Predicted 3D model of a 472-nucleotide part of an RNA (small-subunit ribosomal RNA, 3' major domain) from a metagenome.
Its mean pLDDT, the model's own confidence on a scale to 100, is 82.
[in-house]
Context: one part of a larger RNA
């Protein structure tokens, strides 16, 4: 100087407390461990475990079994040849091997295009090392810290500044001070959202005037909305407290008030943290194989253990009928209105739309009416049988959906443990990426919409000062 303390002081955080809803019990989905296996590819392990994977039937695919290739699956240069492609066979699971047929084009005559063969230079490796590395990322932590120049103090390590008194979300600002300044962080500048003005009215809108089944059409730019530009919030004003910074207020004004709400943004560093399997790369290793092609299988196994979820255990509910209101997205190898067939998944025909125009599209919870009456039930839907549909060469291993039948566990969950402070939790649907097909996951969107916070003694993590230390 640090680190640590079941030392002290001050302060903060859904850290506790106060509340609401879960997990832990059940069934299923999914990831992991373990076990099994020819293989169940690899990585991630207190900051892993619906993670890399934004989608394993083949492909992907890195794994296994078997069949094949050896300058190789791709590309450049050199030499030689003139074919190659295509078509038709044989063999084979395919890859491949093999046979037949067909046989160049352009030319400035130097050559060029394309293909094959040869030979060499270059190949190839998801093989090892993340403890050789770059790059990227997690974590402490959006915590308020981490440093430097000059000066001063100290023999020196080092200190001071950065400590102290206040204040703040903040090393934020003020005052003081052997310090005076500065940098990286904080904040602001960026984006979205909340209000208003202005510009512009099509595909959007409709107050007034016509018109219609319908903003459908004429018309209109007022309103909504769209998307450019601007205004607006700064403790600016008032009162009280205070030297100041600032704090308090049922204050005024205002759409918004003291950082308005949300996002992007992550200091010096820590963990030899993660990744050689995104990529790049040193070294090592393989080179008729640890490379390459192909078929089938595996990654989907199953006594069991754990994580994350979904669905429930019902009456604030289930079922039936009627009826209302979003936002954000996607669409031409696509989205598909409508009509017809079917109980349905879906199929046939087919208008419109490269979309503020057409379409996916029905929002659901909600509201109105009916029914069930506390039961393992009209709760719950696992499992299994049958019949179908869709995608795709192909659904056996191993896809999703529909209908009929079946109707398991489960009556609110031990010890323990998680999330959340407001348009949040809870609850309800909607869309998208990936994608031929496949979503309870992920990412985004809106609808309905709470309870509680006395407080900081305690648990956890962190910041500043101080103290002890046999630790570095």
């Nucleotide at each position: 100087u640090g680190a640590c303390g079941g030392g002290g002081g001050c302060c903060c955080g859904c850290a506790c407390a106060a509340g609401c809803g879960g997990u832990g019990g059940a069934g299923c989905a999914u990831g992991u461990g373990g076990u099994u296996u020819a293989a169940u590819u690899c990585g991630a392990u207190g900051u892993a475990c619906g993670c890399g994977a934004g989608g394993a039937a083949c492909c992907u695919u890195a794994c296994c079994u078997g069949g094949g290739c050896u300058a190789g699956a791709a590309u450049g240069c050199c030499u030689u040849u003139g074919a190659c492609c295509g078509c038709c066979g044989g063999u084979g699971a395919a890859a491949g091997c093999u046979g037949g047929u067909u046989u160049u084009c352009c030319u400035u005559c130097g050559g060029g295009a394309c293909a094959a063969a040869g030979u060499g230079c270059a190949a190839g490796g998801u093989g090892c090392u993340g403890c050789a590395u770059g790059g990227u990322u997690g974590u402490c932590g959006u915590c308020a810290g981490c440093u430097c120049g000059u000066g001063c103090c100290g023999u020196g390590a080092g200190g001071u500044g950065u400590u102290g008194g206040g204040u703040u979300a903040a090393g934020u600002c003020c005052c003081g001070c052997a310090a005076c300044g500065a940098g990286c962080g904080c904040a602001a500048c960026c984006c979205c959202u909340a209000u208003c003005g202005u510009u512009a009215g099509u595909u959007g809108c409709c107050a007034u005037c016509a018109u219609u089944a319908a903003g459908u059409u004429g018309g209109g730019g007022a309103c909504u909305c769209u998307a450019g530009c601007g205004a607006g919030a700064c403790u600016g004003c008032c009162u009280g407290c205070g030297c100041a910074a600032g704090c308090a207020g049922u204050g005024a004004g205002g759409a918004a008030g003291g950082u308005g709400g949300g996002g992007a943004c992550g200091a010096c560093g820590u963990c030899a943290a993660a990744u050689c399997a995104u990529c790049a790369u040193g070294g090592c290793c393989c080179u008729u194989a640890c490379g390459c092609c192909c078929a089938g299988g595996g990654c989907u196994a199953c006594a069991c253990a754990c994580g994350u979820g979904c669905u429930a255990c019902a009456a604030u509910g289930g079922c039936c009928g009627g009826u209302a209101c979003a936002g954000a997205g996607g669409g031409u190898c696509g989205c598909a209105a409508g009509c017809u067939a079917g109980c349905g998944a879906u199929a046939g025909c087919a208008a419109g739309c490269c979309a503020a125009u057409c379409u996916c599209a029905a929002a659901a919870a909600g509201c109105c009416g009916g029914u069930c009456u506390c039961a393992g039930u009209u709760c719950g839907g696992a499992u299994u049988g049958g019949a179908g549909g869709c995608u795709g060469c192909a659904a056996c291993u191993c896809g999703c959906c529909u209908c009929c039948a079946u109707g398991a566990a489960g009556u609110u969950g031990g010890a323990a443990u998680c999330g959340c402070u407001a348009g949040u939790a809870a609850u309800c649907g909607u869309a998208g990426a990936u994608c031929a097909g496949c979503a309870u996951g992920c990412u985004a969107c809106g609808g309905u919409g709470a309870a509680u916070a006395c407080g900081u003694u305690c648990c956890c993590g962190g910041g500043c000062c101080u103290u002890g230390u046999a630790c570095a």